[in-house]
Context: one part of a larger RNA
RNA sequence: CUGGGCGUAAAGCGCGCGCAGGCGGAUCUGCAAGUCAGAUGUGAAAUCUCGGAGCUUAACUCCGAAAUUGCGUCUGAAACUGCAAAUCUAGAGUGUCGGAGAGGGAUGGGGAAUUUCCUGUGUAGGGGUAAAAUCCGUAGAGAUAGGAAGGAACACCAGAGGCGAAGGCGCCAUCCUGGAAGACAACUGACGCUGAGGCGCGAAAGCGUGGGGAGCAAACAGGAUUAGAUACCCUGGUAGUCCACGCCGUAAACGAUGAUUACUAACUAUUGGGACCUUUGAUGGAUCCAGUGGUACAGCAAACGCGUUAAGUAAUCCGCCUGGGGAGUACGGUCGCAAGACUAAAACUC
Repeated sequence: CUGGGCGUAAAGCGCGCGCAGGCGGAUCUGCAAGUCAGAUGUGAAAUCUCGGAGCUUAACUCCGAAAUUGCGUCUGAAACUGCAAAUCUAGAGUGUCGGAGAGGGAUGGGGAAUUUCCUGUGUAGGGGUAAAAUCCGUAGAGAUAGGAAGGAACACCAGAGGCGAAGGCGCCAUCCUGGAAGACAACUGACGCUGAGGCGCGAAAGCGUGGGGAGCAAACAGGAUUAGAUACCCUGGUAGUCCACGCCGUAAACGAUGAUUACUAACUAUUGGGACCUUUGAUGGAUCCAGUGGUACAGCAAACGCGUUAAGUAAUCCGCCUGGGGAGUACGGUCGCAAGACUAAAACUC
């Protein structure tokens, strides 16, 4: 290489958009590039295979056949692929209608709570722990009442619920804006799927500049614990956490499960939409489509388990794996302000 694989053994890129490439619906006509058939030329000899022959045999040698799976030319076939023309509507998209949603961005607003400050009441403790101490307090704390400031996060509703490609998204209102589902079947007529490179998005932490800073809190300081305690516990506390703009580009970025399409028993719960029956009714029932969960047949699986949301049965395209360590490291390159990221070995060793 062939082959075999990728939920947990090594292996699905964190996610999307998409150029090239690969693959691609139904009917009809033509062409004949692929494909197939026949003919013909060529495919040196030796070698190999088969049938004979010659050295006493064999090795060896000689003769003949076959083979040389290939390529060229000519003639023909037209199912499939391809190409060209035409038609279609089941894929895909558009349109109309009424609904659902923490989808995204911006602006404004709200109340609870924590903290700090001011004022009143009031007096000796408060805080913290397993127990303490550091700490706060007679310069009046803690408690309680009223007021003010400021920042961050939005209890209940809340759900195995919803939305988003993923990361992720939850107070209220307004503006701008993306996507999905359903119903109708009016329109386009294969316009599709995947996607090496490429481009974009991408939690937290971190970085740059300027703001902001209530609470929390790496570092740090002190108090404890301890043999020690550079920890766990306590009192403090700075970056940071927040905002704007710009970087970084990584995560157990997980369903540890790539995308798309088709097919393959059931039962049950729930979300959104539709038409139907029923009800006084927001009700109940059966049903269609789309989503999200649980159980389970066949099948699959090493087992665990998966099981119409497949890890079943198939097809197309992409990514990835090939014993452990060395190592996701060195070197080189690209990117980055840096931290570092991406790409990625070998010696040696078991």